[in-house]
RNA sequence: CUCUUAUCAAGAGUCGGUGGAGGGAAUACCCCCUGUGAAGCCCAGCAACCCCUUCUAACGUAGAAGAAUGGUGCUAAAGGUUGCAGAAAUAAUGAUUUCUGAACGAUAAGAG
Numbered sequence: 001c002u003c004u005u006a007u008c009a010a011g012a013g014u015c016g017g018u019g020g021a022g023g024g025a026a027u028a029c030c031c032c033c034u035g036u037g038a039a040g041c042c043c044a045g046c047a048a049c050c051c052c053u054u055c056u057a058a059c060g061u062a063g064a065a066g067a068a069u070g071g072u073g074c075u076a077a078a079g080g081u082u083g084c085a086g087a088a089a090u091a092a093u094g095a096u097u098u099c100u101g102a103a104c105g106a107u108a109a110g111a112g
Stems, first nucleotide, its partner, number of pairs: 001112008013043001016042003022033003028082001030080001044075003048072003052066005079104001084101007
């Protein structure tokens, strides 16, 4: 880097330190956060996956609870909403809302 599987509306700093202008994936319209301090780094925290422990079932492997030492990860707002397709409702000729699916993205595990 590619493929597969699973998850993505919960949780975690109002007021920790450093830093000094951006950030919320991309693209585009919006809408938000931010010198009352962004990103990054450290500390602290959370518990999504793997590892670990216990219980149930099973021999193909799954579910629940716990722990936070380990490997990653995460810590404004639903993945901030929307763009593609479909359905329903409102309303009346072009919009709004809700739901479903795909696509895209993020994270973990496995394989190449």
SAM riboswitch aptamer (S box leader) from Nosocomiicoccus massiliensis, 112 nucleotides, folded computationally. NCBI's taxonomy places the organism under Bacteria, Bacillati, Bacillota, Staphylococcaceae, Nosocomiicoccus. Model confidence (mean pLDDT): 78 of 100. The model forms 94% of the base pairs in the Rfam consensus. The RNAcentral record of the sequence draws on Rfam.